[in-house]
Molecule: transfer RNA
Organism: bacterium
């Protein structure tokens, strides 16, 4: 050069065509003398990049980038 997984807020995963979500994190407020727990509430995402298909792509094809493993 080959093969096989992976890329999705800050972290860590989920999500096999029809409004993009869990958890922990941050913020604000509630409770408390007060923190921490709990409890509501908001912020953050062009879903690695470029294309094709198709009414509609995080999703399914191309191809390239980047991270892990096997092999050599």
């Nucleotide at each position: 050069a080959g093969c096989g997984g992976g890329g999705u807020g800050g972290a860590g995963c989920a999500g096999u065509a029809g409004u993009a979500g869990c958890u922990c994190g941050c913020a604000a407020g509630g409770c408390u003398c007060a923190u921490a727990a709990c409890c509501u509430u908001g912020a953050g995402g062009u879903c690695g990049c470029a294309g094709g298909u198709g009414c509609a792509a995080u999703u399914c094809c191309u191809g390239c980038c980047c991270c892990c493993g096997c092999a050599a």